[in-house]
RNA sequence: GGGGAGUUCGGCUAGCUUGGCAGGCUUCCAGAUUCGGGUUCUGGAGACACGAGUUCAAAUCUCGUACUCCCCA
Repeated sequence: GGGGAGUUCGGCUAGCUUGGCAGGCUUCCAGAUUCGGGUUCUGGAGACACGAGUUCAAAUCUCGUACUCCCCA
């Protein structure tokens, strides 16, 4: 230099094929339970790497940028 894959709550991960309320586990917070703690139960908080485009509507499609990994040279 060329080609390919990936980036989603604090952590792990689903959803992308076929555009339509961002889900699950864990963590954290509050409450219930307990003499207290743990366990368990209920409720809550928390994310689409960045920019642009297409569209009534973009995590999803298109282009560019950044970062990570793999292959070729």
The RNA shown here (transfer RNA) has 73 nucleotides and comes from a Microcaldota archaeon. NCBI's taxonomy places the organism under Archaea, Nanobdellati, Microcaldota. Rfam family: tRNA. By type it is a transfer RNA.